[in-house]
RNA sequence: UCUUGAAAAAGGCAAACUCGUCGAAAGGCGAGGACGCAAAGCUAUGGGUCUAAGGCCGCAAGGUUAUGACUGCCAGGUUGCCGGG
Numbered sequence: 001u002c003u004u005g006a007a008a009a010a011g012g013c014a015a016a017c018u019c020g021u022c023g024a025a026a027g028g029c030g031a032g033g034a035c036g037c038a039a040a041g042c043u044a045u046g047g048g049u050c051u052a053a054g055g056c057c058g059c060a061a062g063g064u065u066a067u068g069a070c071u072g073c074c075a076g077g078u079u080g081c082c083g084g085g
Stems, first nucleotide, its partner, number of pairs: 002085004012037002017032006035072001041078003045075003048070003054065004
């Protein structure tokens, strides 16, 4: 440097759920909690998914829309621990 995750060590992250808090919501953050994870580190770049305050349409019911979110949905980019080859 390339490749790989069988067994192992040191550590790391933390789903559901609960409480608090911010938010119109989706969801975020903090604490508890562990279903899982070798990038479950970072990045909304492409696809995908969620929400619809405001806008637009509508008599209304409602429809539609991201400038709001999700990287623990799949790719891309980028950085990286330990072991094997």

Description
A computed fold for an 85-nucleotide RNA from a Bacillota bacterium, annotated as c-di-GMP-I riboswitch aptamer. Its Rfam family is "c-di-GMP-I riboswitch aptamer". About the family: GEMM was predicted in a large-scale screen for bacterial structured RNA regulatory elements. A reference for the family is Weinberg et al. (2007), "Identification of 22 candidate structured RNAs in bacteria using the CMfinder comparative genomics pipeline", Nucleic Acids Res. Its family is annotated with cyclic-di-GMP binding in the Gene Ontology. It was read from a public genome assembly, where an Rfam model found it. The organism belongs to Bacillota, within Bacteria.